This is a predicted structure of a 72-nucleotide RNA (transfer RNA) from an Opitutales bacterium. Rfam family: tRNA. It is annotated as a transfer RNA. The coordinates come from a structure-prediction model, not an experiment, and the mean pLDDT is 81. NCBI's taxonomy places the organism under Bacteria, Pseudomonadati, Verrucomicrobiota, Opitutia, Opitutales. The sequence was found in a public genome assembly.

[in-house]
RNA sequence: GCCUCGUUAGCUCAGCGGUAGAGCACUUGCCUUUUAAGCAAUGGGUCGUGGGUUCGAUCCCCUCACGGGGUA
Numbered sequence: 001g002c003c004u005c006g007u008u009a010g011c012u013c014a015g016c017g018g019u020a021g022a023g024c025a026c027u028u029g030c031c032u033u034u035u036a037a038g039c040a041a042u043g044g045g046u047c048g049u050g051g052g053u054u055c056g057a058u059c060c061c062c063u064c065a066c067g068g069g070g071u072a
Base pairs, nucleotide, nucleotide: 001071002070003069004068005067006066007065010024011023012022013021018055027041028040029039030038048064050062051061052060
């Protein structure tokens, strides 16, 4: 250089073109002598960047950035 996969909540990851979710974590409350464990509730997202297609894009197309793998 070329090919390929990935980028979504603090972390690990889901997500048929039609309101963006789970687990863990954080916060609050309950329980407990206290901690841990357990139970309940709440908050947290310009879906990596910039364009395009579409009535509508996390999803399809292109560019760029970053990361993994392959190839000489």